Context: one part of a larger RNA
RNA sequence: UGACGGGGGCCCGCACAAGCGGUGGAGCAUGUGGUUUAAUUCGAAGCAACGCGCAGAACCUUACCAACCCUUGACAUCCCGAUCGCGGUUCCCAGAGAUGGGUUCCUUCAGCUCGGCUGGAUCGGUGACAGGUGCUGCAUGGCUGUCGUCAGCUCGUGUCGUGAGAUGUUCGGUUAAGUCCGGCAACGAGCGCAACCCACACCCUUAGUUGCCAGCAGUUCGGCUGGGCACUCUAGGGGAACUGCCCGUGAUAAGCGGGAGGAAGGUGUGGAUGACGUCAAGUCCUCAUGGCCCUUACGGGUUGGGCUACACACGUGCUACAAUGGUAGUGACAAUGGGUUAAUCCCAAAAAGCUAUCUCAGUUCGGAUUGUCGUCUGCAACUCGACGGCAUGAAGUCGGAAUCGCUAGUAAUCGCGUAACAGCAUGACGCGGUGAAUACGUUCCCGGGCCUUGUACA
Numbered sequence: 001u002g003a004c005g006g007g008g009g010c011c012c013g014c015a016c017a018a019g020c021g022g023u024g025g026a027g028c029a030u031g032u033g034g035u036u037u038a039a040u041u042c043g044a045a046g047c048a049a050c051g052c053g054c055a056g057a058a059c060c061u062u063a064c065c066a067a068c069c070c071u072u073g074a075c076a077u078c079c080c081g082a083u084c085g086c087g088g089u090u091c092c093c094a095g096a097g098a099u100g101g102g103u104u105c106c107u108u109c110a111g112c113u114c115g116g117c118u119g120g121a122u123c124g125g126u127g128a129c130a131g132g133u134g135c136u137g138c139a140u141g142g143c144u145g146u147c148g149u150c151a152g153c154u155c156g157u158g159u160c161g162u163g164a165g166a167u168g169u170u171c172g173g174u175u176a177a178g179u180c181c182g183g184c185a186a187c188g189a190g191c192g193c194a195a196c197c198c199a200c201a202c203c204c205u206u207a208g209u210u211g212c213c214a215g216c217a218g219u220u221c222g223g224c225u226g227g228g229c230a231c232u233c234u235a236g237g238g239g240a241a242c243u244g245c246c247c248g249u250g251a252u253a254a255g256c257g258g259g260a261g262g263a264a265g266g267u268g269u270g271g272a273u274g275a276c277g278u279c280a281a282g283u284c285c286u287c288a289u290g291g292c293c294c295u296u297a298c299g300g301g302u303u304g305g306g307c308u309a310c311a312c313a314c315g316u317g318c319u320a321c322a323a324u325g326g327u328a329g330u331g332a333c334a335a336u337g338g339g340u341u342a343a344u345c346c347c348a349a350a351a352a353g354c355u356a357u358c359u360c361a362g363u364u365c366g367g368a369u370u371g372u373c374g375u376c377u378g379c380a381a382c383u384c385g386a387c388g389g390c391a392u393g394a395a396g397u398c399g400g401a402a403u404c405g406c407u408a409g410u411a412a413u414c415g416c417g418u419a420a421c422a423g424c425a426u427g428a429c430g431c432g433g434u435g436a437a438u439a440c441g442u443u444c445c446c447g448g449g450c451c452u453u454g455u456a457c458a
Stems, first nucleotide, its partner, number of pairs: 001458002003455003007452007015442002019406005026319008034310002042053002064305007073129001077128002079125006087106002091102004109119003131294002134292003140288002142283003145279001147277001152191006158167003171182003197271004202239007211229001216226003242265001245259005321399001325358006337347003365396001370391007412434007
């Protein structure tokens, strides 16, 4: 100087408390461990691995296994030789296919000094080489997680100290903040904080193939038509919030408490933005790359299988256990986004509300499981897809110890869209509808910041 302490002081955070809803019990979905297996490819491992890489494993993907094939190779450059094309297409044979053998038709490269001269393409050969999702993330780049959007981390000059170092950065207030004010052997500065950026909330303006009977006319009663940009809206520009004003408080400061005006008030709300560094954190299987290793195989191709196994254990979710509910009928109102073009057309809500019924039961709750019949995608749903009809109707009556999320348009609840995708969503990322309760407080648990103290630790 740090680090640590079941030392002290001050302060903060959904950290506790106050509340609301869950998980842990059930069934299923999904990931992981374990076990099994020819293979169940590999990675991720407390927080910060486990609906993670995977924005989608039937083949492909695919890296794994079995079998069958290839060896200058599926791909690149160079050298030598041959051909003039390549390419498309019909059919046959062998084969699981890759592949091998044969066959029909269409087409018959370009330049030129006309020299197998040049270019290009294909095939064959030779070796240089290709190739490797093989190893090492403890050789690395790049990217990322985490402490943590925590308020810190440093430098120049000066001063102090023999020196390591100290000071500044400590102290008194204050703040979300090393934020600001005051003081001080310090004076300044940098990276962070804040602001500058984006969206939302209010107004003005510019513009009207959406909107409007707002005012007029027609009307098939639909902004449908004429007509008009007032309004809504859309998307460009601008304004608006700064403790600016008032009162109190404070040191006459920074600020804090209250008030006015205002669409919005003290960081308005949300996002983007992540300092010096920590964890030899993660990734050599995105990519790049040093070294090592394989080279008729650890490379390449194909068919089939596996990644989907199942005594069990854990994580994350979905659906429930019902009457603030189920069922039947009726019944409005969105936003984001997508569809090549389209504010015009299409994809399109549910909960809510109203009526009837069920009357507390393993039920008109719950829907697993199983049988059977189908639909769709796709060469192909056996291993192993999704959905529908009929039948079947399991566990489950609110969950032990323990544990998680959330402070407002939030939690809870309801549906909708998108990416990837032939098909496959309870996942992910977005969108809107309905819409709460509680916070006395900081003693305690967890994490963090500053000062100080002890130390046989570095």

Small-subunit ribosomal RNA, 3' major domain from Rhodobacterales bacterium HKCCSP123, 458 nucleotides, folded computationally. It matches the Rfam family "Bacterial small subunit ribosomal RNA". It was read from a public genome assembly. NCBI's taxonomy places the organism under Bacteria, Pseudomonadati, Pseudomonadota, Alphaproteobacteria, Rhodobacterales. The prediction has a mean pLDDT of 82.